[in-house]
RNA sequence: AGGGUUUGAUCCUGGCUCAGGAUGAACGCUAGCGGGAGGCUUAACACAUGCAAGUCGAGGGGUAACAUUGGAGCUUGCUUCAGAUGACGACCGGCGCACGGGUGAGUAACGCGUAUGCAACCUACCUCAAACAGGGGAAUAGCUCAGGGAAACCUGGAUUAAUACCCCAUAAUAUUUAGAUUUGGCAUCAGAUUUAAAUUAAAACUCCGGUGGUUAAGGAUGGUCAUGCGUGACAUUAGCUAGUUGGUAAGGUAACGGCUUACCAAGGCAACGAUGUCUAGGGGUCCUGAGAGGGUUAUCCCCCACACUGGUACUGAGACACGGACCAGACUCCUACGGGAGGCAGCAGUGAGGAAUAUUGGUCAAUGGACGAAAGUCUGAACCAGCCAUGCCGCGUGCAGGAUGAAUGCCCUACGGGUUGUAAACUGCUUUUAUAUGGGAAGAAACGCCUCUACGUGUAGAGGUCUGACGGUACCAUAAGAAUAAGGACCGGCUAACUCCGUGCCAGCAGCCGCGGUAAUACGGAGGGUCCAAGCGUUAUCCGGAUUUAUUGGGUUUAAAGGGUCCGUAGGCGGGCUAAUAAGUCAGAGGUGAAAUCUGGUCGCUCAACGAUCAAACUGCCUUUGAUACUGUUAGUCUUGAAUAUAUUUGAAGUAGGCGGAAUAUGUAGUGUAGCGGUGAAAUGCAUAGAUAUUACAUAGAACACCAAUUGCGAAGGCAGCUUACUAAGAUAUUAUUGACGCUGAUGGACGAAAGCGUGGGUAGCGAACGGGAUUAGAUACCCCGGUAGUCCACGCCGUAAACGAUGUAUACUCGGUGCUUGUCUACUUGAAGAUGAGUGCCAAAGCGAAAGUAUUAAGUAUACCACCUGGGGAGUACGCUGGCAACAGUGAAACUCAAAGGAAUUGACGGGGGCCCGCACAAGCGGUGGAGCAUGUGGUUUAAUUCGAUGAUACGCGAGGAACCUUACCUGGGCUUAAAUGCAUAAUGACAGGACUGGAAACAGUUUUUUCUUCGGACAGAAUGCAAGGUGCUGCAUGGCUGUCGUCAGCUCGUGCCGUGAGGUGUCGGGUUAAGUCCCAUAACGAGCGCAACCCCUAUCGUUAGUUGCUAACAGGUUAAGCUGAGGACUCUAGCGAGACUGCCUACGCAAGUAGAGAGGAAGGUGGGGACGACGUCAAGUCAUCACGGCCCUUACGUCCAGGGCUACACACGUGCUACAAUGGUAGGAACAGCAAGUUGCCAACCAGUGAUGGUGAGCUAAUCUCUAAAUCCUAUCUCAGUUCGGAUCGGAGUCUGCAACUCGACUCCGUGAAGCUGGAAUCGCUAGUAAUCGGGUAUCAGCCAUGAUCCGGUGAAUACGUUCCCGGGCCUUGUACACACCGCCCGUCAAGCCAUGGAAGCUGGGGGUGCCUGAAGUCGGUGACCGCAAGGAGCCGCCUAGGGUAAAACUAGUAACUGGGGCUAAGUCGUAACAAGGUAGCC
Repeated sequence: AGGGUUUGAUCCUGGCUCAGGAUGAACGCUAGCGGGAGGCUUAACACAUGCAAGUCGAGGGGUAACAUUGGAGCUUGCUUCAGAUGACGACCGGCGCACGGGUGAGUAACGCGUAUGCAACCUACCUCAAACAGGGGAAUAGCUCAGGGAAACCUGGAUUAAUACCCCAUAAUAUUUAGAUUUGGCAUCAGAUUUAAAUUAAAACUCCGGUGGUUAAGGAUGGUCAUGCGUGACAUUAGCUAGUUGGUAAGGUAACGGCUUACCAAGGCAACGAUGUCUAGGGGUCCUGAGAGGGUUAUCCCCCACACUGGUACUGAGACACGGACCAGACUCCUACGGGAGGCAGCAGUGAGGAAUAUUGGUCAAUGGACGAAAGUCUGAACCAGCCAUGCCGCGUGCAGGAUGAAUGCCCUACGGGUUGUAAACUGCUUUUAUAUGGGAAGAAACGCCUCUACGUGUAGAGGUCUGACGGUACCAUAAGAAUAAGGACCGGCUAACUCCGUGCCAGCAGCCGCGGUAAUACGGAGGGUCCAAGCGUUAUCCGGAUUUAUUGGGUUUAAAGGGUCCGUAGGCGGGCUAAUAAGUCAGAGGUGAAAUCUGGUCGCUCAACGAUCAAACUGCCUUUGAUACUGUUAGUCUUGAAUAUAUUUGAAGUAGGCGGAAUAUGUAGUGUAGCGGUGAAAUGCAUAGAUAUUACAUAGAACACCAAUUGCGAAGGCAGCUUACUAAGAUAUUAUUGACGCUGAUGGACGAAAGCGUGGGUAGCGAACGGGAUUAGAUACCCCGGUAGUCCACGCCGUAAACGAUGUAUACUCGGUGCUUGUCUACUUGAAGAUGAGUGCCAAAGCGAAAGUAUUAAGUAUACCACCUGGGGAGUACGCUGGCAACAGUGAAACUCAAAGGAAUUGACGGGGGCCCGCACAAGCGGUGGAGCAUGUGGUUUAAUUCGAUGAUACGCGAGGAACCUUACCUGGGCUUAAAUGCAUAAUGACAGGACUGGAAACAGUUUUUUCUUCGGACAGAAUGCAAGGUGCUGCAUGGCUGUCGUCAGCUCGUGCCGUGAGGUGUCGGGUUAAGUCCCAUAACGAGCGCAACCCCUAUCGUUAGUUGCUAACAGGUUAAGCUGAGGACUCUAGCGAGACUGCCUACGCAAGUAGAGAGGAAGGUGGGGACGACGUCAAGUCAUCACGGCCCUUACGUCCAGGGCUACACACGUGCUACAAUGGUAGGAACAGCAAGUUGCCAACCAGUGAUGGUGAGCUAAUCUCUAAAUCCUAUCUCAGUUCGGAUCGGAGUCUGCAACUCGACUCCGUGAAGCUGGAAUCGCUAGUAAUCGGGUAUCAGCCAUGAUCCGGUGAAUACGUUCCCGGGCCUUGUACACACCGCCCGUCAAGCCAUGGAAGCUGGGGGUGCCUGAAGUCGGUGACCGCAAGGAGCCGCCUAGGGUAAAACUAGUAACUGGGGCUAAGUCGUAACAAGGUAGCC
């Protein structure tokens, strides 16, 4: 100190979350020791038992218990007597019990903190000093007697004491009343002196020293009271208050005071937050933080409050009293049912509650307290011990050496390495701690007692002696021996630490992001590692990080956020100069700020924690003295802020009235005839009863064309024909007047578009609702025809808008350029001139900003004031309140839920956005498909099986370029289990194979027969064992390779530089050009790469070389004929090498690139025509069944062998083809012309047979030699438009060929049969030249063939292209975007389902508080008191007040509720498609 998380990526805004520290903690796992701390945060819930406040005999009467002494009795160890002594139960009396200890319920308060005041007060014990204590009296407890009661206890009679009670006396520096003198102060007053009158005291005990008592005045201590300031939340709590505020008088109190009462007045408090509701003891402190702050109040200290709940007083110096009293209430207990008892929020302890918090311990040794003269007694205060890792601190669990880097484990690229790891073993050393034995503290000094000293029976001092719960504890020594001692969490990123196995969106993890769907560093286990360590993690809470409430230290154009506008109250802030003052401010001094805590120094426990001591600090408050710059206040003055005056000027500024023309509609009249109107197209509608159109006249209401503009005016909303009246405003000029009069502005007031509401008018056009017509799957819409409210006017409400510049108002300052509106001045002859104001625009510098942008009209630099914001949703919703006639408006939450929501910009993709361009993309043509029959593939269905794959374009005559068996992967059945193949190793054998026979469908099984070679090393063969198999099983979403497609489209990138915070951009854009990112020009870019093109092959022309098997012009021979022969290389041809084409030339255009020209030349002309060749990438495209391969699966089977069947099924649907429907034809006869290829298990001439398929005989050819070799075409004849001499399906019969075998299931031939079909709906395909169309031929596969397929070859050989509007696909630029899995995207609402929280609600049930009325305990006070008492006084009775109780009506608040409302969440529900692109009707308010 920051990090993670919104996006494809970026910057910002903004929330969520993490790392740190802390705790009176709890939970999980684990645990050796010690020190010093802490320990019911919950039920102020209920409590068994024990203890926690007594003491004094030196106040008293006394003697129940104990002891001593004495006496008596006698069974000599018992009984009894004696207050005689020590002592002492109960009682009277004194002091204490108001301290100490506990708790935090109540209390938002003078309760607490801090600083003051009391001239308005009290104070036992203590202290100081003054005075005094004479006399008398009556009781009472106890004891005793009697009685009642279960008990608690009570009643009566008799008798008795006191430091208990009463009376009298004495009395002042006391109190009261009335005066006088004097001093002081702060208003009432206070002090001193003095006069007179009245009133009030006492207690004794004694060792004779004293102690105690009374009165009065001081001190000290403690306390009461009053005041300033500070001290929670909510305004969805805005008004509260009758003893209330004040006065007079009286009462009361220790004392002031409405504290109480009577009377009088009407005040008092409150937006600087009264009242109400909720929450809460306050502070010192403690935690955190750099600080400012935020949170906190456990332990310790101070204060307050309380003591089962509520009330009340008594006693007392002090209480309205924790371990006192009375009453009421709730609860618990005892009871003989009549009545009684109790209060752990003291210490232990119990139950309950709870995640959770200890022993029914020891001692008064120390410290402190009560009483006492003292000894002493009491003390759950206190000091100690026990339990608990609850936290803090310290120590240990060993140290050194030791490599063959042992073994195990784990991992790997596995004959070997790595890691665990110097770790272990082993050797040496040490002994803290634990264990054992022994020694052993400090805390203790007083009091008391003894002795001594000085004054003198007491005080002071010295010495000695007595006293330890903790505790035989701390500590020390000795002994032996590594011996007694390590875990927890984590290892995807944040965040230090990685591999294997298992699991397979399951189980699970998770603080956030997120992991898991078969290769998980994220789940579980293991190995290894990391971090802490007697602890480690988790959970909860607080601060921090969070500048995320911002004083320090934030913002508001678009992210959340400027009020719709103005006026103005309180408040805040405020121009120049002078003087005074001293409130703020600053400085000095004084007081206070308890101690502890914190910080620093020193010291003590071996260190530390902890403790002691000193200092500093406690940032605060009060008092006082001074300073006077600034702010304030007061006084005076000034003119520049502000206002006023005068003059001029501007404008759609406002209100009221008058007037005007165009258009529209309607009415009347005329002309005129059949349609008009409307739309994408129509229809509804209007019209022969005369519309529309047109002419004239009349009427009505609303709005004001042109001018007109980034124009003007107004505070905003808003304002537009012309004109009049009234009103307001701005600007400029003169600087004349006033003299700070100013700025802002919570609450408040006024104005405030449209729509809407009320009343009354008005209504031409337009036009929600509504009706009709269309559109559509639907169409409650968009379009059309109508049409009410409304729009208009007057008056009154409403008070909101994307009321926007999404930009509050005011003032000042800060480079420029250029327009417009409106003033004034200057010079001139005029301007397009110059100067200076006010307004209104544009462009841009600095600056600012996340960027877009803004920029003297700031979003810059500053000041003043106001308003508003603090993640998204829920929600501008609910409830409450206020306003309103209503509609609604204002104010305005929470539960719950998500990890985002959002802004700006970037790159893509997309658009029923735009521009440019291309392509058989359309158009123009030719021929098809879709209809028929058949072939073939697919889907579906069927089946034992119909093996598998391919599925828009980019599957469907595709893998398959040959399914009868085989193929074959499928089914049925029968067999085999190291197997169908091969290799190695081991030891042995000499057979195995083959032939024949039997069974069988075959595989296979069985029977039989015969037999090795050798150079002796071995070879060969099978069988045995071991190791290696096999799988067309799964995953193409684990992969390689190969392939399709976009697309032969022109694109895709890089280096350096430059621009940008950045993603990115530039280059690659722009202007031209091209088939092309092809080239040229321009240019913050300059270059380069992969693509394009070229290089390669075929083809078109020529040359050259070569000349057989090819050719034959010339010469010769020769045949029925024939390059048949000699011969030749000329030609054709063959196949090598070359040439040729490059916009090279010309013309035109152009800067160039280039384009055009039926140009020239040329075989070929503008990439000549074809082919091969396919950039970065896309489709998780296709293929695990060509092959290869990771992982998984099967192993007497998912392997393998065999037979038969199936892949050929058939209501149907689709794709691709063939043949046709005929005369551009069919049939018959005759005649002609290719090229590419292939061939010895082959091609097969020729001859013979057969109608033919074919068969027989048989020459040639391993091929430019032999073989295979055309059809359309042409000629002649016929058919004459028909289901035909078209068409050939289907079926019957007979055959041929291949093959082990043609039944399922082959092809071909012949005879017969002769189906549909007469040119094909919607729709759709191919093709731009040797192309389409048409005609035949070859080949691969192959025994044969379902081939009409695929592929190659040649023959004949067209038509058309105006053009780019449209359809499809593509490229570039630009634009919008809420898309980025990228439009097959995203996304909205209802309904249906589940879950969750919440609002309303008839009602039901509680809670606290207040009010009225009734009742009213105890008790104080007042009155009375014929009874008791000598008296003081009391019993009794009456009255006031009150806790509590009852009752009544309201208000508030909480829970619950039939029913009901919306909201949120939830992979794959329904209906539509509202938004994002012009989202298909621009969207939004």